Predicted 3D model of a 97-nucleotide RNA (SAM riboswitch aptamer (S box leader)) from a soil metagenome. Its mean pLDDT, the model's own confidence on a scale to 100, is 83.

RNA sequence: UAUCAAGAACAGCCGAGGGAUCAGGCCCGAUGACGCUGUAGCAACCGGUUCACAAGAUGUCAGGUGCUAAAUCCUGCUCCGCAUUCGGAGAAAGAUG
Numbered sequence: 001u002a003u004c005a006a007g008a009a010c011a012g013c014c015g016a017g018g019g020a021u022c023a024g025g026c027c028c029g030a031u032g033a034c035g036c037u038g039u040a041g042c043a044a045c046c047g048g049u050u051c052a053c054a055a056g057a058u059g060u061c062a063g064g065u066g067c068u069a070a071a072u073c074c075u076g077c078u079c080c081g082c083a084u085u086c087g088g089a090g091a092a093a094g095a096u097g
Stems, first nucleotide, its partner, number of pairs: 001097004009039005017028003022076004040068003045064002047061003051056001072093001077090005
């Protein structure tokens, strides 16, 4: 600095917690979660390629990353809507490039 409501799972191992952190909520989990490994897949940030003098647009490929429960699971701070409850916008924090 850009994006983050789309998309994409099976097998083996392990064995109790897990969903980043703190708190609250909600959810996943012995019908085996989380994690690790393998295979498969998703996406198209970087990269290759296409047209081109270049810049750059478009298409395409899938080599490097990333990802494959729930919006980054939701809320927390600020502002707006008569507003403790509801809704919206933004910030912060975080993830990936």